[in-house]
Context: one part of a larger RNA
RNA sequence: UGACGGGGGCCCGCACAAGCGGUGGAGCAUGUGGUUUAAUUCGAAGCAACGCGAAGAACCUUACCAAGGCUUGACAUGGGAUUGCCCGGUAUAGAAAUAUACCCUUCCCCUUUGGGGACGAUCCACACAGGUGGUGCAUGGUUGUCGUCAGCUCGUGUCGUGAGAUGUUGGGUUAAGUCCCGCAACGAGCGCAACCCUUAUGUUCAGUUGCCAUCGGUUCAAGCCGGGCACACUGGAGAGACUGCCGUGGAUAACACGGAGGAAGGUGGGGACGACGUCAAAUCAUCAUGCCCCUUAUGUCUUGGGCUACACACGUGCUACAAUGGCUCCAACAAAGUGAAGCAACCCUGCGAAGGUGAGCGAACCACGAAAAGGAGUCCCAGUUCGGAUUGUAGGCUGCAACUCGCCUGCAUGAAGUCGGAAUCGCUAGUAAUCGCGAAUCAUCAUGUCGCGGUGAAUACGUUCCCGGGCC
Repeated sequence: UGACGGGGGCCCGCACAAGCGGUGGAGCAUGUGGUUUAAUUCGAAGCAACGCGAAGAACCUUACCAAGGCUUGACAUGGGAUUGCCCGGUAUAGAAAUAUACCCUUCCCCUUUGGGGACGAUCCACACAGGUGGUGCAUGGUUGUCGUCAGCUCGUGUCGUGAGAUGUUGGGUUAAGUCCCGCAACGAGCGCAACCCUUAUGUUCAGUUGCCAUCGGUUCAAGCCGGGCACACUGGAGAGACUGCCGUGGAUAACACGGAGGAAGGUGGGGACGACGUCAAAUCAUCAUGCCCCUUAUGUCUUGGGCUACACACGUGCUACAAUGGCUCCAACAAAGUGAAGCAACCCUGCGAAGGUGAGCGAACCACGAAAAGGAGUCCCAGUUCGGAUUGUAGGCUGCAACUCGCCUGCAUGAAGUCGGAAUCGCUAGUAAUCGCGAAUCAUCAUGUCGCGGUGAAUACGUUCCCGGGCC
């Protein structure tokens, strides 16, 4: 000077409290440990590993295992020789890689017609290629975390022998080292805030693919047509909020509280944005890279298997245990997206998954395309008309191929489960809870992830206590 204290003071945060809903019990999904295995590839490890890398393991991916192959190599550059393409096809052997035979084919420029050059293929030898092999404790880059916490520093001056202090402490105040006042300090920098995006309200400009108030026409109906750009919407500009105004308190300050006006009020809501540093934190398997190691193998190709195993243990989720509900019928209302190797309407077939046909649409034009809510009926508290696991069977789809190991549908089956011990998590408002929709990845595969809207609460006395943090 720091750090720490079951020392003190002050102050924050869904930290506790007050509430609402969960997890921990059940079944299943998924990740991990362990065990098993020829292999179950590797990494991640308290918070900050465990629906994490993986925005999608049948082959591929794939790094693992077994077997079969190759050795200048699957890929790059350079030398020499031979050749003319490249591409494509057939047969045989084989699990394929591959091997053999055959067919098709006969490039471009210069030319003295000998050949030379460019490009490609094959062969030879060597330099080399290659390595998801090791080291994240050799590194770059990137990332997590404390923490969007309010801190971290510097110049000059002053004080101190010096380390260092001061400034940055103090009195107030703030979300904030935010601001005011004071002060041997005076200034400054990185952070805070603002500038950026989005959302909430007017104005203005524009008016199709959007909209339809007025006028006219048409239709079973319908912005369907003429017409219009009022309204809604879209998207460009600009306005608006600044404690600006009033009152009270305060030190005449900063500021706090109340009020007016206002769509919005004291940072309006949300996002992007993460100081100096900490954890030898994570990553050599995104990538890059030093050193070490392998070089007929630790490289590379292929087939099959594995990553999907299963006595068990843990994490994260989904579905439930029902009547604020289940089922059947009727019938409304979104936002944000996506679509050409695509989205697919209408119609037909099928109980259905789906199939057939294929209008329209590179999309404010066409398509994907809502559910909960609401209305009517039924069930009458039961392991049930709850719950849907599991299993049988019949089918559908994708794909070269669904045995290991995909998704979906019909029929049948109908398990556990009657609200969950100790313990523990999230959330303060359009939030929690609940309802569906979309997208990325993607041939197929979503209870995960990232977004979108619909319905829409309860509670916060307070800071004694638990946890984390800031200042003295």
Small-subunit ribosomal RNA, 3' major domain from an uncultured bacterium, 472 nucleotides, folded computationally. Model confidence (mean pLDDT): 85 of 100. Its Rfam family is "Bacterial small subunit ribosomal RNA". Its family is annotated with structural constituent of ribosome and ribosome in the Gene Ontology.